[in-house]
RNA sequence: CCGGCAUCAAGAGUGCGUGAGGGUACUGGCCCGAUGAUCGCACGGCAACCUGUCCGGGUGGCUUUCAAGCCCCGAAAGGAUAAGGUGCCACAGCCAGCCUGGUGUGGAGCGAUGUGGC
Numbered sequence: 001c002c003g004g005c006a007u008c009a010a011g012a013g014u015g016c017g018u019g020a021g022g023g024u025a026c027u028g029g030c031c032c033g034a035u036g037a038u039c040g041c042a043c044g045g046c047a048a049c050c051u052g053u054c055c056g057g058g059u060g061g062c063u064u065u066c067a068a069g070c071c072c073c074g075a076a077a078g079g080a081u082a083a084g085g086u087g088c089c090a091c092a093g094c095c096a097g098c099c100u101g102g103u104g105u106g107g108a109g110c111g112a113u114g115u116g117g118c
Base pairs, nucleotide, nucleotide: 002117004115005114006113007112008111013043014042015041016040017039021032022031023030026097027096028095029094044089045088046087049085050084051083052081053080054079055078057073058072060071061070062069063068093110098107099106100104
């Protein structure tokens, strides 16, 4: 870079530095921004996509006061946790731009994040 799948109207701040743009393709809007946007760093947090761990199991072994305890092997769907890998912490992906007899938290497109590929 290409492309598959899943999610994208919930959630989450302080300090320091920087110093004029930013809201992640394009266009038109509308917002944010020297009362410091953005970006970087530190600490903090949100979330649960991936890994881990535990539960969810066993026609296994040992002890035994027959209640149970310890060890071993597993650990699907699902659940819990939040140790690790990301990601994220204004406004719905800020709104619209395409399709729709249905007008919707609809579909598609574009984009973002995760994951497994090439």
The RNA shown here (SAM riboswitch aptamer (S box leader)) has 118 nucleotides and comes from a Planctomycetota bacterium. The model forms 97% of the base pairs in the Rfam consensus. Taxonomically the source falls in Planctomycetota (Bacteria, Pseudomonadati). The sequence was found by an Rfam model in a public genome assembly.